Model confidence (mean pLDDT): 81 of 100.
A computed fold for a 141-nucleotide RNA from a Desulfobulbaceae bacterium, annotated as c-di-AMP riboswitch aptamer (ydaO/yuaA leader).
The organism belongs to Desulfobulbaceae, within Bacteria.
Rfam family: c-di-AMP riboswitch aptamer (ydaO/yuaA leader). On this family, see Barrick et al., Proc Natl Acad Sci U S A 2004: "New RNA motifs suggest an expanded scope for riboswitches in bacterial genetic control".
The model forms 96% of the base pairs in the Rfam consensus.

[in-house]
RNA sequence: UGCCGCAGUCUGCCAAAUCUCGUCCGGGUGGACGGGAACGGGGGAUCCAAUCUUUAGGGGCGUAUCACCGGGAAACCGGCGUAGGGCAACUCUUCGGCCCAAGCCCGACAGCUAACCUCGUAGGCAUCGAAGGGAAAGUGC
Numbered sequence: 001u002g003c004c005g006c007a008g009u010c011u012g013c014c015a016a017a018u019c020u021c022g023u024c025c026g027g028g029u030g031g032a033c034g035g036g037a038a039c040g041g042g043g044g045a046u047c048c049a050a051u052c053u054u055u056a057g058g059g060g061c062g063u064a065u066c067a068c069c070g071g072g073a074a075a076c077c078g079g080c081g082u083a084g085g086g087c088a089a090c091u092c093u094u095c096g097g098c099c100c101a102a103g104c105c106c107g108a109c110a111g112c113u114a115a116c117c118u119c120g121u122a123g124g125c126a127u128c129g130a131a132g133g134g135a136a137a138g139u140g141c
Base pairs, nucleotide, nucleotide: 011126012125013124014123018037019036020035021034022033023032024031025030038121039120040119041118042117043116048111055108057109058106059105060104061103066081068079069078070077071076084100085099086098087097090134091133092132093131094130095129096128
């Protein structure tokens, strides 16, 4: 120095996923419940938009959508590509390469939307290379 494996810190990344107070439990830098802050969603007027399609059902969270092919009565499953998303080490852009392109909810119902109402703060990881711009720091004159 390269590769492989293990670990995951007063470190860091993806993401709204964070911080804090009280009570209780626990061996606990942990957990449960409740409150607050912050962050992120949904519902909800006027105006505006839309207005044949209210089974061809429809809608929402999320990057996770849409074609094609195969199977299936259908629901759906598989394959292949793809909108889109990720690949950090101060930060941004471009190019090449790689990975993902899931899952779930509402229940006949939702355009936008002030007031107002309401919900969530789960998880998963340790991350390729090149060029250019910016920021910051240092050295010299």